[in-house]
Context: one part of a larger RNA
RNA sequence: UGACGGGGGCCCGCACAAGCAGUGGAGUAUGUGGUUUAAUUUGAAGCAACGCGAAGAACUUUACCAGGUCUUGACAUCGAGUGAAGAACAUAGAGAUAUGUUCGUCGUUCGGGACACAAAGACAGGUGGUGCAUGGUUGUUGUCAGAUAAGUGUCGUGAGAUGUUGGGUUAAGUCCUGUAACGAGCGCAACCCUUACCAUUAGUUGUUACAUUCAGUUGAGCACUUUAAUGGGACUUCCGUUGACAAAACGGAGGAAGGUGGUGUCGAUUUCAAAUCAUCAUGCCCUUUUUUACGUGGGCUACACAAUUAUUACAAUGGCAAUAAACAAUGGGCAGCAACACAGAGUUGUGAAGAGAAUCUUCAAACAUUGCAUCAGUUUGGAUUGUAGGUUGCAACUCGCCUACAUGAAGUAUGAAUUGUUAGUAAUUGUGUAUCAGAAUUCCACGGAGAAUAGGUUCCCGGGCGUUGUACA
Numbered sequence: 001u002g003a004c005g006g007g008g009g010c011c012c013g014c015a016c017a018a019g020c021a022g023u024g025g026a027g028u029a030u031g032u033g034g035u036u037u038a039a040u041u042u043g044a045a046g047c048a049a050c051g052c053g054a055a056g057a058a059c060u061u062u063a064c065c066a067g068g069u070c071u072u073g074a075c076a077u078c079g080a081g082u083g084a085a086g087a088a089c090a091u092a093g094a095g096a097u098a099u100g101u102u103c104g105u106c107g108u109u110c111g112g113g114a115c116a117c118a119a120a121g122a123c124a125g126g127u128g129g130u131g132c133a134u135g136g137u138u139g140u141u142g143u144c145a146g147a148u149a150a151g152u153g154u155c156g157u158g159a160g161a162u163g164u165u166g167g168g169u170u171a172a173g174u175c176c177u178g179u180a181a182c183g184a185g186c187g188c189a190a191c192c193c194u195u196a197c198c199a200u201u202a203g204u205u206g207u208u209a210c211a212u213u214c215a216g217u218u219g220a221g222c223a224c225u226u227u228a229a230u231g232g233g234a235c236u237u238c239c240g241u242u243g244a245c246a247a248a249a250c251g252g253a254g255g256a257a258g259g260u261g262g263u264g265u266c267g268a269u270u271u272c273a274a275a276u277c278a279u280c281a282u283g284c285c286c287u288u289u290u291u292u293a294c295g296u297g298g299g300c301u302a303c304a305c306a307a308u309u310a311u312u313a314c315a316a317u318g319g320c321a322a323u324a325a326a327c328a329a330u331g332g333g334c335a336g337c338a339a340c341a342c343a344g345a346g347u348u349g350u351g352a353a354g355a356g357a358a359u360c361u362u363c364a365a366a367c368a369u370u371g372c373a374u375c376a377g378u379u380u381g382g383a384u385u386g387u388a389g390g391u392u393g394c395a396a397c398u399c400g401c402c403u404a405c406a407u408g409a410a411g412u413a414u415g416a417a418u419u420g421u422u423a424g425u426a427a428u429u430g431u432g433u434a435u436c437a438g439a440a441u442u443c444c445a446c447g448g449a450g451a452a453u454a455g456g457u458u459c460c461c462g463g464g465c466g467u468u469g470u471a472c473a
Base pairs, nucleotide, nucleotide: 001473002472003470004469005468007467009465010464011463012462013461015457016456019421020420021419022418023417026312027311028310029309032306033305034303035302042053043052064298065297066296068294069293073123077122078121081117082116083115086103087102088101089100090099091098092097106113125287126286128285129284130283134281135280136276137275138274139272146186148184151182152181153162154161155160166177167176168175192264194262195261197232198231199230200229201228202227203226206222207221208220210219211218235258238252239251240250241249242248319372320371321370322369323368331362332361333360337354340351341350342349343348380411385406386405387404388403389402390401391400428448429447430446431445432444434442
């Protein structure tokens, strides 16, 4: 100087407390371990692996396994030489492929070129190994308030110290003040996006105070709503109190908004030989009639079990049915979205207007009203299974999704333990996108309706700053 302490002091954080809703018990979904298997490809492993890589495994993907095949190779460059390339058909085969028949005869500046075949060989290839050889990327400490010394100075023999400590204050090493320190750059904050208010400009596909119509339909307009560009607006500005005449704190004013207004982006020096050689790149090692490559089928979907993350419930603040009307936002749309009409009990099918979209299209549910059943394993719950259909796709057996009818399991609020959450938040309710032929209880977004509690810091956990002890470095 650090590190550590079941030393002490100060201070923060959904850390506890105060609430709300869960998980842990049940069924199912999903990833993981284990077991099994010809193979169940592989990585990820406390927090920071386990609905993670995977924004979607029927074939493909695919890396795994079995059988069948190729060996200058599926892919690249160089190659003596030959031929256009290629197409169709037949036979054998699971196919890869093999054999045969027929058709075909590129283009040129006449050197050559594109494409195909091809001897020998240089070489290709590898999701083979090493993330403890690496780059790049990422997680975490942590949006915590710290980290630096290369400047000049001062102190110390020196390692070093000071600055960065003290008194206040802050979300903040934020600011003030004191001070042998003075300045400085990296972080903090601000600048950027979005959201909340207003103005100006601009009105089409948007909108309607006027007229008109069955109808924003048409005229007219851009007040309003809205859209999207530019500005304004918040700065402790003003007042009071406290404070050291400071920084600041508390209360009030005005204001759409008040003390960082709410979010996002942004992540200092470091830590974990953290993760990734399977995104990619790459050293070295290994492999080369295979650990490359092609094809068929199978597997990644197995199932005494274990813990994880979700979802659906156990009901009456509910379930079911009918009715009438509703009320969003973000997005997507031509290999697509599809109004509308018809058929069907339904999934869906047939026809099909419109719009490459503020124009057409896709678009709610909870909610409301009425009725039924009346506390039951039930008109709860929907697992499981059977049958009949639909749909995507060469193909749905292993192994998709959807519909209808029948079937109707566990579950009656969940032990020890444990998670999230402070406001338009939790809990609740649906919607959209990505991936995608098809296949969400996933992910990422979006709106609807919408609480309770915290008057604190003794304790648990994590972190920051002084201080103290040390058989540690």
RNAcentral holds the full RNA, with entries from ENA and Greengenes.
The part of an RNA shown here (small-subunit ribosomal RNA, 3' major domain) has 473 nucleotides and comes from an uncultured organism.
Its Rfam family is "Bacterial small subunit ribosomal RNA". Its family is annotated with structural constituent of ribosome and ribosome in the Gene Ontology.